This is a predicted structure of an 88-nucleotide RNA (c-di-GMP-I riboswitch aptamer) from Desulfallas sp. Bu1-1.
RNA sequence: CCACGGGUUGGGCAAAACUGGCGAAAGCCAGUGACGCUAAAGCUAUGGGUCUGUGGACCGUAUGGUCUAUGAUUGCCAGGCUGUAACG
Numbered sequence: 001c002c003a004c005g006g007g008u009u010g011g012g013c014a015a016a017a018c019u020g021g022c023g024a025a026a027g028c029c030a031g032u033g034a035c036g037c038u039a040a041a042g043c044u045a046u047g048g049g050u051c052u053g054u055g056g057a058c059c060g061u062a063u064g065g066u067c068u069a070u071g072a073u074u075g076c077c078a079g080g081c082u083g084u085a086a087c088g
C1' cells in the first nucleotide's frame, strides 16, 4: 500500500404524515418529523424487478379500455465507484 474480516470514536442517514413548490402521473425538492438502517439507508439508472402512462399504437358510437418508457424508484435485488479506528 492492497484485499478480506472486524466495528471503535463520535456519530451519520431519515420512513410515514403535515405544509409549500415542481410534475400528466409515478414521484421529486425544501421545512417539520422519525418508521427504520448502521461501513454503506453515501454516489451511480449498468442489469433485473416494481410504479406511472404525458406522448404514441390499437379497440370502441362514446364515457372509456388494452399495450407501451423516453419518466420514476438506489430505503426492492444485484453490479460498479468512493469511504471506514484498534486489532487479525
Base pairs, nucleotide, nucleotide: 004088005087011038012037013036017032018031019030020029021028022027035075042081043080044079046078047077048076049073050072051071055068056067057066058065059064
The model forms 95% of the base pairs in the Rfam consensus. Model confidence (mean pLDDT): 85 of 100.